[in-house]
RNA sequence: CGUUCCCUUGCUGGAGAGAGGCGGCCGCGCGCAACGCACAGGCCACCCACCGAAGGAGCAAGCCGCGCGGCCAGCCAGGGCGCAGCGGUGAAUCUCUCAGGUAAAGCGGACAGCAGGGCAAAU
Repeated sequence: CGUUCCCUUGCUGGAGAGAGGCGGCCGCGCGCAACGCACAGGCCACCCACCGAAGGAGCAAGCCGCGCGGCCAGCCAGGGCGCAGCGGUGAAUCUCUCAGGUAAAGCGGACAGCAGGGCAAAU
């Protein structure tokens, strides 16, 4: 100095699932007025149905440890191997659906590409 892993910034791409039900409030329109009518408008709350790619949670093989019984060794001390089983470690785009989300737009979005920055170790 460069590279890999990891973190981070900017730009770009980026799926899935109800325009659900009911109520309240706000707003617009109609109306002399009404707690009236109407609105694929917005917000809040509850209920049902669903999605998985923010986040979160769970685990397989393998590896490590223990391992009555069992096998090997054995003068003593008390050693070695190790089934079942138990414990630890152990991944996701798998599973769960807590959270989040479910017309378009917008927001978010695992992950990916491009351009930068940073960090420890290795080379």
This is a predicted structure of a 123-nucleotide RNA (Glycine riboswitch aptamer) from a Burkholderiales bacterium. The coordinates come from a structure-prediction model, not an experiment, and the mean pLDDT is 77. It matches the Rfam family "Glycine riboswitch aptamer". Gene Ontology term of the family: glycine biosynthetic process.